Predicted 3D model of a 95-nucleotide RNA (c-di-GMP-I riboswitch aptamer) from Paenibacillus sedimenti. NCBI's taxonomy places the organism under Bacteria, Bacillati, Caryophanales, Paenibacillaceae, Paenibacillus. Of the family's consensus pairs, 84% are formed in the model.

[in-house]
RNA sequence: UUCCGACAAUGGCAAAACUGGCGAAAGUCAGCGACGCAAAGCUAUAGGGGCGUAACGCGGUGUUAGUGAAUGCCGCAAGCCAGCCAGCUACCGAA
Numbered sequence: 001u002u003c004c005g006a007c008a009a010u011g012g013c014a015a016a017a018c019u020g021g022c023g024a025a026a027g028u029c030a031g032c033g034a035c036g037c038a039a040a041g042c043u044a045u046a047g048g049g050g051c052g053u054a055a056c057g058c059g060g061u062g063u064u065a066g067u068g069a070a071u072g073c074c075g076c077a078a079g080c081c082a083g084c085c086a087g088c089u090a091c092c093g094a095a
């Protein structure tokens, strides 16, 4: 230095539920609370994967209508997740 991770030390984070705020939703923020975590620290177009889809936009398709348009459905993008993998960085030091 790299790997590794103990019934070690010092500290750290905080799932679900509940309460309140934001959001269409996924989700997120604060409080409370600990299921767990050796990276549960950081990174979300420019790695994979997952969740979600109201409005707007693009593409496809149907209906009404008849050239002005209105509207339904599907897909993509926009949104979110790092406590799914991944990338980057870091405290301690038994075997």
Base pairs, nucleotide, nucleotide: 004093005092012037013036018031019030020029021028022027035083041088042087043086047085048084049081050080051079057076058075059074060073061072062071063070064069

Its mean pLDDT, the model's own confidence on a scale to 100, is 80. Its Rfam family is "c-di-GMP-I riboswitch aptamer". Its family is annotated with cyclic-di-GMP binding in the Gene Ontology.